[in-house]
RNA sequence: UGUAUCGAAACGGCCGCUCGUCGGGCCCCGCCCGCCGGGAGGAAAGUCCGAGCACGACAGGAUAGGGUGGUGGGUAACUCCCACCGGCCGGCUGCGCGGCUAGGGAAAGUGCCACAGAGAACAGACCGCCGAUGGCCUCUGGCCAGGCAAGGGUGAAACGGUGCGGUAAGAGCGCACCGCCCGUCCGGUGACGGACGGGGCACGGCAAACCCCACCUCGUGCAAGCGCAAGCAGUUCCGGAGCAUUUCGGUGCUCCAGCCGUGAUCCGCGGUUCGGAACAGGUCGCGUGCUAGAGCCUGCGGGAGACCGCUGGCCCAGAGAAAUGGCCGUUGCCCGCCGUCAGGCGGGAACAGAACUCGGCUUACCGAUACACGCA
RNA sequence: GUCCGCGUAGCUCAAUUGGAUAGAGCGUCGCCCUCCGAAGGCGAAGGUUUUGGGUUCAAGUCCCGACGCGGACG
Numbered sequence: 001u002g003u004a005u006c007g008a009a010a011c012g013g014c015c016g017c018u019c020g021u022c023g024g025g026c027c028c029c030g031c032c033c034g035c036c037g038g039g040a041g042g043a044a045a046g047u048c049c050g051a052g053c054a055c056g057a058c059a060g061g062a063u064a065g066g067g068u069g070g071u072g073g074g075u076a077a078c079u080c081c082c083a084c085c086g087g088c089c090g091g092c093u094g095c096g097c098g099g100c101u102a103g104g105g106a107a108a109g110u111g112c113c114a115c116a117g118a119g120a121a122c123a124g125a126c127c128g129c130c131g132a133u134g135g136c137c138u139c140u141g142g143c144c145a146g147g148c149a150a151g152g153g154u155g156a157a158a159c160g161g162u163g164c165g166g167u168a169a170g171a172g173c174g175c176a177c178c179g180c181c182c183g184u185c186c187g188g189u190g191a192c193g194g195a196c197g198g199g200g201c202a203c204g205g206c207a208a209a210c211c212c213c214a215c216c217u218c219g220u221g222c223a224a225g226c227g228c229a230a231g232c233a234g235u236u237c238c239g240g241a242g243c244a245u246u247u248c249g250g251u252g253c254u255c256c257a258g259c260c261g262u263g264a265u266c267c268g269c270g271g272u273u274c275g276g277a278a279c280a281g282g283u284c285g286c287g288u289g290c291u292a293g294a295g296c297c298u299g300c301g302g303g304a305g306a307c308c309g310c311u312g313g314c315c316c317a318g319a320g321a322a323a324u325g326g327c328c329g330u331u332g333c334c335c336g337c338c339g340u341c342a343g344g345c346g347g348g349a350a351c352a353g354a355a356c357u358c359g360g361c362u363u364a365c366c367g368a369u370a371c372a373c374g375c376a
Numbered sequence: 377g378u379c380c381g382c383g384u385a386g387c388u389c390a391a392u393u394g395g396a397u398a399g400a401g402c403g404u405c406g407c408c409c410u411c412c413g414a415a416g417g418c419g420a421a422g423g424u425u426u427u428g429g430g431u432u433c434a435a436g437u438c439c440c441g442a443c444g445c446g447g448a449c450g
Base pairs, nucleotide, nucleotide: 001372002371003370004369005368006367009331010330011329012328013327014326015325017039018038019037020036022034023033024032025031026030041351045362046361048360049359050358051357052356053221054220055219056218065217066216067215068214069213070084071083072082073081074080085103086101087100088099089098090097104212105211109210110209111206112205113204126152127151128148129147130146133145134144135143136142137141160178161177162176163175164174165173179201180199181198182197183196184195185194186193187192225288226287227286228285234279235278236277237276238275239256240255241254242253243252244251245250258272259271260270261269262268295314296313297312299310300309301308302307333348334347335346336345337344338343377449378448379447380446381445382444383443386402387401388400389399395433404420405419406418407417408416426442427441428440429439430438
């Protein structure tokens, strides 16, 4: 340094908080008391991915939008994990090895490539080389027409590289090797690798630029949703008896009652459908979702690994503005000071706190242990 | 809890489709001017573009992670 495991330092006592079973009590739809049992994390964090679950939408298809991008496997799924392939870098005599890798397509199209430079993408000639051929002159030469791109120079990048031949000078112009493209064969599940043959070579880079291709993808999230249901508002209905009338629905009159206010109560007085009942939706609120699950531990087996299968055992937080705490004692660890070297005194112990639940990633962190590597 | 946006000098803002040294105003400092100060003139300093990586020839700008700040829903 990396990986893995553990992680309020351990034990005891006292006082509390919360959940559940059981028992008991009371003014019994609720509250209180008691016994027993459970009570934060490796990241509960960031909310960056992927799911379960729930509701809404939806015949099917297409488009738009978003995401992913080597291959094979793991997984419920993944932008995760494992193994491998290719590329780049390091290291080594070499093989093996270590690190990084968003790694489909640039011969479908569009766009960009600043500055410098002659020229930046069907390119170009500044210095330079030649001047074989043709022309002129002051003729071992110079100038021009013209030819070339080897060398220099610019740049991140200059239209294959090195060498030999060739030539006036040159040039894949020719050849050998390397690179590239195409084809065939062999090995591999595959990415890909190897061999052979052919082609002088045509295709610069950028897609974490637009875009194209393939695959995936409906939206919102437990504040989802479901049940019960004060209050206010809404809709519908309206007490009993007698008599009369009747078109059998009711209407009118009388008596008695109901409710509200006054009031300790009764009478009385005043008021009255503002009262009462039912209904549907539903606010405050209560319950549910809620914690037994892609669960944890041990053992065995399969696999190179991620991981998977089987046997046995276990139950391991469910609060609701939010519980999981405080004090004391003893012991251990680290730091500082004093010391008669027995010890004493003082201080410290991280990051951080569940909120529907899982699988990952990322980030924070005092230390302890184990293993591997490096340095002294 | 769920979901968005922003970060450039001490402060407030620029920076074209990625293109080279990141600019401007206010402020600070020094000099001039004045008896002194203010105003004015001249000049200077001040930036790891929040941070760590990556893509690219090249990153303030594009992509990923982290940190900080602000906002929306109820």

This is a predicted complex of two RNAs, RNase P RNA and transfer RNA, with 450 nucleotides together.
Model confidence (mean pLDDT): 76 of 100.
It holds a member of the Rfam family "Bacterial RNase P class A". By type it is a ribozyme.